[in-house]
RNA sequence: AUCUCAUCCCGAGGGGCAGAGGGAACGGCCCGUUGAAGCCCCGGCAACCACCACGUUUGCUCGCCGACCGGCGAGGCCGAUCGUGACAGGUGCCAAUUCCGUCCCGCGCGACGUCGCGGGAAAGAUGAGCG
Numbered sequence: 001a002u003c004u005c006a007u008c009c010c011g012a013g014g015g016g017c018a019g020a021g022g023g024a025a026c027g028g029c030c031c032g033u034u035g036a037a038g039c040c041c042c043g044g045c046a047a048c049c050a051c052c053a054c055g056u057u058u059g060c061u062c063g064c065c066g067a068c069c070g071g072c073g074a075g076g077c078c079g080a081u082c083g084u085g086a087c088a089g090g091u092g093c094c095a096a097u098u099c100c101g102u103c104c105c106g107c108g109c110g111a112c113g114u115c116g117c118g119g120g121a122a123a124g125a126u127g128a129g130c131g
Stems, first nucleotide, its partner, number of pairs: 003129006013042005021031003025102004043094003047091003052085004057080003060075006098123001103120006
C1' cells in the first nucleotide's frame, strides 16, 4: 500500500515568512492580494488510541435448586465488554453537513423539469488494528 472496523449535521484562533491559488476527482457553488497553498511560533477543538476515575453486563469464586443442561442469590473488580466523565500524552483537526451533487431505491409536485424531499450505497478524510 491493500484489507477490517469506527466516526464524519456540533466544535476550534492570532502572529511571522511567502506570493496565487485552494475547497480529493469531475460538474456546480464558494473561499482567496481585506493575502490562497506551504513552512514556523504561540493558542484552541475533541474523532480515535494511551492513561485515570465511576458505573453496566459477563467470565470467575461461593452457596442453593438432587446430577448434566439450565437457573437463582451473594461476592468482588483479576480478565473481558459497554457507557459516562476527566485528561490533552500520540495522531488528527480549527469556512461552508465530507460545501452540494455524481450510483441505487422510495415519496411528492399547479408547474413532470437536467425539479423537490427522504433513505441507502460508492468514493474520500481521520483513527485503531492486520500488515